[in-house]
RNA sequence: GAGGGGUUAGUUUAGAGGAUAAAACAGCGGUCUUCUAAACCGCAAUCGGCGGUUCAAGUCCGCCACUCCUUA
Numbered sequence: 001g002a003g004g005g006g007u008u009a010g011u012u013u014a015g016a017g018g019a020u021a022a023a024a025c026a027g028c029g030g031u032c033u034u035c036u037a038a039a040c041c042g043c044a045a046u047c048g049g050c051g052g053u054u055c056a057a058g059u060c061c062g063c064c065a066c067u068c069c070u071u072a
Base pairs, nucleotide, nucleotide: 001071002070003069004068005067006066007065010025011024012023013022018055027043028042029041030040031039048064049063050062051061052060
């Protein structure tokens, strides 16, 4: 240089154009307990950036950024 994959919550990951964007762990609050832990209940937090297509985009398209792989 060329080709390809990935980017969604603090972390690891789901999410085949229309769902209130989801789970686990972590965090916070509560119940229980003499206290802690565990268990149970609840809460907060998320689509890499910009633009495009569409009635509607996390999802499709383009560019950019970061990252991983292949190749010269």
A computed fold for a 72-nucleotide RNA from Chloroparvula japonica, annotated as transfer RNA. The prediction has a mean pLDDT of 80. The sequence is in RNAcentral, with records from ENA. NCBI's taxonomy places the organism under Eukaryota, Chloropicophyceae, Chloropicales, Chloropicaceae, Chloroparvula.